Molecule: transfer RNA
Organism: Stereum hirsutum FP-91666 SS1
């Protein structure tokens, strides 16, 4: 160099055109509970959906290009 796939919260990850307003699980924070703590329950923060342009009446989703990362190959 070519072709492929991935990129969504701190981590793993669903969601693949409107309806759930961006969600789940651990993880942190409070709070019930315990003698402390842990395990269990509640509740709460936390997110420019990798940057950009475009296509649509509507983009996390489509299409293009760039970034970064995995694979094949040469």
């Nucleotide at each position: 160099g070519a072709c492929u796939c991935c990129a969504u919260a701190g981590c793993u990850c669903a969601g693949u055109g409107g309806u759930u307003u961006a969600g789940a699980g651990c993880a942190u924070g409070c709070g019930a509970u315990u003698g402390c703590a842990g395990a269990u329950c509640g509740c709460a923060g936390g997110g420019u959906c990798g940057c950009g342009u475009g296509u649509u009446c509507a983009a996390a989703u489509c299409a293009c290009g760039c970034u970064g990362g995995g694979g094949u190959c040469u």